[in-house]
RNA sequence: GCCUCUGUAGCUCAAUUGGCAGAGCAUCUGCUUCGUAAGCAGAAGGUUUUGGGUUCAACUCCCAACAGAGGCU
Numbered sequence: 001g002c003c004u005c006u007g008u009a010g011c012u013c014a015a016u017u018g019g020c021a022g023a024g025c026a027u028c029u030g031c032u033u034c035g036u037a038a039g040c041a042g043a044a045g046g047u048u049u050u051g052g053g054u055u056c057a058a059c060u061c062c063c064a065a066c067a068g069a070g071g072c073u
Base pairs, nucleotide, nucleotide: 001072002071003070004069005068006067007066010025011024012023013022019056027043028042029041030040031039049065050064051063052062053061
């Protein structure tokens, strides 16, 4: 330098061919316990890497940039 893949909650990952952004773990609150852990219930947490484009509507499609991983030279 070229090619491919990935980028979504604090972490690990979903979102079925464009139609309300979710789960587990963690965090917080409550219940339970003499107390802790475990268990149960609930809550909070998102500029979906950035900027444009297409569309009534974009995590999803197109273009560019950025970051990471792998491969080739």
Molecule: transfer RNA
Organism: Nanobdellota archaeon